[in-house]
Molecule: Bacterial RNase P class A
Organism: Rhodospirillales bacterium ICDLI1TA096
RNA sequence: UCAGGUGGCUGGGCGGCCGCGGCAUCAGGCUGGAAACGGCGAUGUCGAGGAAAGUCCGGGCUCCACGGAGACAAGGUGCCGGGUAAUUCCCGGCGGGGGUGACCCCAGGGAAAGCGCAGCAGAGAAAGACCGCCGGACGUGCGCGUCCGGUAAGGGUGAAACGGUGCGGUAAGAGCGCACCGCCCCGACCGCAAGGAAGGGGGCUAGGCAAGCCCCACCUGGAGCAAGACCGAAUAGGGAUGGGCCGUGGCUUUUGCCACACAUGCGUCUCCGCAUGCCAUCCGGGUAGGUCGCACCAGGCAUGUCGCAAGGCAUGCCGCAGAUGAAUGGUCGUCGCGUUUUUUCCGUUUUGGAAAGAACGACACAGAACCCGGCUUACAGGCCACCUGAUCGC
Numbered sequence: 001u002c003a004g005g006u007g008g009c010u011g012g013g014c015g016g017c018c019g020c021g022g023c024a025u026c027a028g029g030c031u032g033g034a035a036a037c038g039g040c041g042a043u044g045u046c047g048a049g050g051a052a053a054g055u056c057c058g059g060g061c062u063c064c065a066c067g068g069a070g071a072c073a074a075g076g077u078g079c080c081g082g083g084u085a086a087u088u089c090c091c092g093g094c095g096g097g098g099g100u101g102a103c104c105c106c107a108g109g110g111a112a113a114g115c116g117c118a119g120c121a122g123a124g125a126a127a128g129a130c131c132g133c134c135g136g137a138c139g140u141g142c143g144c145g146u147c148c149g150g151u152a153a154g155g156g157u158g159a160a161a162c163g164g165u166g167c168g169g170u171a172a173g174a175g176c177g178c179a180c181c182g183c184c185c186c187g188a189c190c191g192c193a194a195g196g197a198a199g200g201g202g203g204c205u206a207g208g209c210a211a212g213c214c215c216c217a218c219c220u221g222g223a224g225c226a227a228g229a230c231c232g233a234a235u236a237g238g239g240a241u242g243g244g245c246c247g248u249g250g251c252u253u254u255u256g257c258c259a260c261a262c263a264u265g266c267g268u269c270u271c272c273g274c275a276u277g278c279c280a281u282c283c284g285g286g287u288a289g290g291u292c293g294c295a296c297c298a299g300g301c302a303u304g305u306c307g308c309a310a311g312g313c314a315u316g317c318c319g320c321a322g323a324u325g326a327a328u329g330g331u332c333g334u335c336g337c338g339u340u341u342u343u344u345c346c347g348u349u350u351u352g353g354a355a356a357g358a359a360c361g362a363c364a365c366a367g368a369a370c371c372c373g374g375c376u377u378a379c380a381g382g383c384c385a386c387c388u389g390a391u392c393g394c
Stems, first nucleotide, its partner, number of pairs: 001390010012335007020047007029040004049365001053376002056374005061224004067272006074220005079093005094108001095106004109215002114213002116209002130155002132151008163181006182204001183202004189196002228292004238283006247260005262277005297319001299318008337361010
């Protein structure tokens, strides 16, 4: 200097004027509305994001449900250890893969439990002989041809072809034998563990997909701020159809109460238990108002300390949006930034660099709606740090 990798920051600043919304204090009058409850003033102060997006996870919070035993279903997760309120998240490792490397990726239990799937080419895709090589017989125009037997080392097809390289051996070959690797089994020792592994045995048989069904292990109530609460106002406890009960016994003057039976409900079934006495479908009527929920939180920042880290602990400082047809905008000036262009200077193989001026621009992705922790996706331009590789110079 160039190329690459990882992490972080920013994505306009400052000032004036006008205009919005929240909160606090003061002022206390006018006004909207049927009501509940709102609006208007002055001063001060605060007012969109790293993703506010996706709604993919996990929670806080709110409401509803919660029965016991046995069997089953549905859904979710999947290496080890640590972190966290929790997670499918984060950190550190293990194993596998990619890369010269810094680093990056993984769908990470089981394919000898069972079922299933894989186009074309090719002899054959969990299966085999197309070309070929060897032996024998017959024929021969001496180039070879036909048949039988052996073969899977060479070639071909394919993403992938019943381990790889070498030596020996053989009629020709082949783990047929041997050496080394690969694979399977045992495994001292190391590690919290996932795992690693000295050494030994075995010629050796173990393709892919489980993000196909499945098997194994573990876990699991539902719904969601349009949750939910309060205030005000209004109406029709309406109508039709179908089903079930409409039964027995006891108490009681009657009304009625209790038990059994029957029906429904508690993910499904059985037993028990509890609750309710109706259930289902359709038509029709009233309420579209107001306030709360709604911002103090697993909050932010700084310093120190423990830890490889994610994070934890301690001390101190700070309070940083709450709209509701939906607030934070417009304008002027200046500085910085970007684009285009002019002039001057320096330099030049090329690319250019610096200074001054002019014009234009806000031009990346994009707007909270109960909140928080993650993940994923989008992002013009600019800046910083560390690491890797190449080249050159000292």